Transfer RNA from Vezdaea acicularis, 72 nucleotides, folded computationally.
The prediction has a mean pLDDT of 84.
NCBI's taxonomy places the organism under Eukaryota, Fungi, Dikarya, Vezdaeales, Vezdaea.
Rfam family: tRNA. Rfam classes the family as a transfer RNA.
[in-house]
């Protein structure tokens, strides 16, 4: 330099154009002598940025950036 993949919650990841989710982690409550475990509830997201397509975009396309990999 060229090619491919990838970017969503604090972390690991789902989500095939129509209301953004799970596990773990965090908070509160129940329980407990205290904790842990268990159960219930809650908080936490401009879905990397920008432009476009569309009635409607996390999802499709262009460009850029970050990360990982391959080739030379």
């Nucleotide at each position: 330099g060229c090619c491919c993949a990838u970017a969503u919650a604090g972390c690991u990841c789902a989500g095939c154009g129509g209301u953004a989710g799970a596990g773990c982690g965090g908070a509160a409550g129940a329980u407990u002598g205290c904790a842990g475990a268990u159960c219930u509830u809650c908080a936490g997201g401009u879905c990397c940025a920008u432009c476009g397509u569309u009635c409607g975009a996390a999802u499709c396309g262009g460009u850029g950036u970050g990360u990982g990999g391959g080739c030379u």